[in-house]
Context: one part of a larger RNA
RNA sequence: CUGGGCGUAAAGGGCGUGUAGGCGGUUCGAAAAGCCCGGCGUGAAAGGUAUCGGCUCAACCGAUAGACGGCGCUGGGAACUGCCGGACUGGAGUCAUGGAGGGGGAGCUGGAAUUCCAGGUGUAGGGGUGAAAUCUGUAGAGAUCUGGAAGAACACCGGUGGCGAAGGCGAGCUUCUGGCCAAUGACUGACGCUGAGACGCGAAAGCGUGGGGAGCAAACAGGAUUAGAUACCCUGGUAGUCCACGCUGUAAACGAUGUGCACUAGGUGUUGGUGCCAUACGGGCAUCGGUGCCGUAGCUAAGGCGAUAAGUGCACCGCCUGGGGAGUAUGCUCGCAAGGGUGAAACUC
Numbered sequence: 001c002u003g004g005g006c007g008u009a010a011a012g013g014g015c016g017u018g019u020a021g022g023c024g025g026u027u028c029g030a031a032a033a034g035c036c037c038g039g040c041g042u043g044a045a046a047g048g049u050a051u052c053g054g055c056u057c058a059a060c061c062g063a064u065a066g067a068c069g070g071c072g073c074u075g076g077g078a079a080c081u082g083c084c085g086g087a088c089u090g091g092a093g094u095c096a097u098g099g100a101g102g103g104g105g106a107g108c109u110g111g112a113a114u115u116c117c118a119g120g121u122g123u124a125g126g127g128g129u130g131a132a133a134u135c136u137g138u139a140g141a142g143a144u145c146u147g148g149a150a151g152a153a154c155a156c157c158g159g160u161g162g163c164g165a166a167g168g169c170g171a172g173c174u175u176c177u178g179g180c181c182a183a184u185g186a187c188u189g190a191c192g193c194u195g196a197g198a199c200g201c202g203a204a205a206g207c208g209u210g211g212g213g214a215g216c217a218a219a220c221a222g223g224a225u226u227a228g229a230u231a232c233c234c235u236g237g238u239a240g241u242c243c244a245c246g247c248u249g250u251a252a253a254c255g256a257u258g259u260g261c262a263c264u265a266g267g268u269g270u271u272g273g274u275g276c277c278a279u280a281c282g283g284g285c286a287u288c289g290g291u292g293c294c295g296u297a298g299c300u301a302a303g304g305c306g307a308u309a310a311g312u313g314c315a316c317c318g319c320c321u322g323g324g325g326a327g328u329a330u331g332c333u334c335g336c337a338a339g340g341g342u343g344a345a346a347c348u349c
Base pairs, nucleotide, nucleotide: 003321004320005319006318008302012317014201015200016199017198021194022193023192025088026087027086028085029084033081034080035077036076037075038074039073040072041071042070049065050064051063052062053061054060091191092188093187094186095185096184097182098181099180103177104176105175106174107173108172109171110154114150115149116148117147118146119145120144121143125136126135162169163168206247207246208245209244210243211242215241216240220236221235222234223233258316259315260314261313262312263311266294267293268292269291270290271289272288273287274286275285276284277283298305299304322349323348324347331342332341333340334339
């Protein structure tokens, strides 16, 4: 140096864009760096190894061989890799025609509900619970009707249904904008895959400044329960939840399954396209993309996975290496802080 692994045992980075690097389609030519063959030189001697020999043996000593895995020069080879040049279209991409979608940003609008305010009717309760009480009401509540205000969320449709890289996205309309799919033709001609660093995005909670505040509700208060009850239940209730801008950068950020490509029986749903055949039916067949269920081979410790692989291969990245100590200490670094990233050891079993 070479190992074995990563869905659940330790282990896939939260997700993307992409730099260096690694890897890279078909074909022709050229050259010969890697690669292969030969020659020459060198690879000191001693030592070591093998054989033989000298001291009576041995240690010791001598001779010969081989080795010194290498390097340099030189002659040649051209399959593979690399370099250079030419060509190609299957990978990748562009344009034209259509399509589905809660993908993202901004603006405008809507109705139901809730709470509050004002007024009308009206009278003794209301509310809440396992049962109660705190609470609220004759200063007229609750109920009901009319009018008004505010904020937040968008019933039904709604679906293992859709979109997005992930986080995530659900009233309607307008506008700006990203991605995806199918069919056919034309075009570019390897422009590709992965990706250490880097950069960007990143639920909730939290933080800063300024708004907003209906409902809900950490903290807090009271009432119950209880042996106690710093809880579960009830009545209240502030941060917060909402908006703008900035920060934080975490999560059971999960499919606990990295990305890309290729290959490997089927059956059955669903969703978005297209083609063909038949037609009048809620049709059939084929095909491409997404998303479920079952299952063959195979894999697996098993449960299970099974063309959306955890099967069979290739490329590249990340990560693991007994439990505790510990995601702690320390250093560095990021942050306003909270804290985040990186990340030990002693000791112990």